Source information
A computed fold for an 80-nucleotide RNA from an Acidimicrobiaceae bacterium, annotated as Fluoride riboswitch aptamer (crcB RNA motif). Its mean pLDDT, the model's own confidence on a scale to 100, is 79.
RNA sequence: AUCGUUACCGGCGAUGGGGCUCGCCCGAACCGCCGAUCAGUGGGUUCGCACCACGGUGGGCUAAUGGCUCCUGGAAAUUG
Numbered sequence: 001a002u003c004g005u006u007a008c009c010g011g012c013g014a015u016g017g018g019g020c021u022c023g024c025c026c027g028a029a030c031c032g033c034c035g036a037u038c039a040g041u042g043g044g045u046u047c048g049c050a051c052c053a054c055g056g057u058g059g060g061c062u063a064a065u066g067g068c069u070c071c072u073g074g075a076a077a078u079u080g
Stems, first nucleotide, its partner, number of pairs: 010025004016071006032061003036057003040054004
């Protein structure tokens, strides 16, 4: 210096916070879905396509949970 393992602390699970719990991570875990578009890039190809992945642009949709629960915020309906 590098790699692996373990422990402690900690972090993460598409929009905030608390409790419990499950899983994951050690510089990673994590960063939603559905169309459209491009003389875009790379594959694929019967070398025309279709199709797949990535990137840019631009629309639509659900959701404050990984799960349970409470609070906060937002939306809809009903009642007083």